[in-house]
This is a predicted structure of a 124-nucleotide RNA (SAM riboswitch aptamer (S box leader)). The sequence was found by an Rfam model in a public genome assembly. Model confidence (mean pLDDT): 78 of 100. The model forms 91% of the base pairs in the Rfam consensus.

């Protein structure tokens, strides 16, 4: 770093300092917090990306898919789904229109999918 590919509903503490603030960005009819927020230290955990190994395939010296491990390299530890919404379909609900069809609106509800973001390995 408008870069790529994957994964984002699991899982995981405490103490010291630090002193008002945090939940990435806007917005919250939401949460967390002086029964101590961010930030910093130390220790412990948790995952399993990159690693470290077995197998099985196979276009074959690589690549893919099932396992194991956790020494090292990151990451993470709210009782929250990336709290929720945000931009587009969808199906329903309310309402308003309308003679029906059709068509709006929405701080409603489910779902898909998109753009953000975060992490990690690659690549420049």
């Nucleotide at each position: 770093u408008a870069g790529u590919u994957a994964u984002c509903a699991a899982g995981a503490a405490a103490g010291g300092u630090g002193g008002a603030g945090g939940g990435a960005u806007u917005a919250g009819a939401c949460c967390c917090u002086a029964u101590g927020a961010a930030g910093c230290c130390u220790u412990a955990g948790c995952a399993a990306c990159c690693c470290u190994u077995g197998g099985c395939a196979u276009u074959c010296u690589g690549u893919g898919c099932c396992g194991a491990g956790a020494a090292g390299g990151u990451g993470c530890u709210a009782c929250a789904u990336u709290c929720u919404a945000a931009c587009c379909g969808c199906a329903g609900g309310u309402u308003g229109a309308c003679a029906a069809u059709c068509c709006a609106a929405c701080g409603c509800u489910g779902u898909g999918g998109g753009g953000a973001g975060a992490u990690a390995a690659c690549a420049u």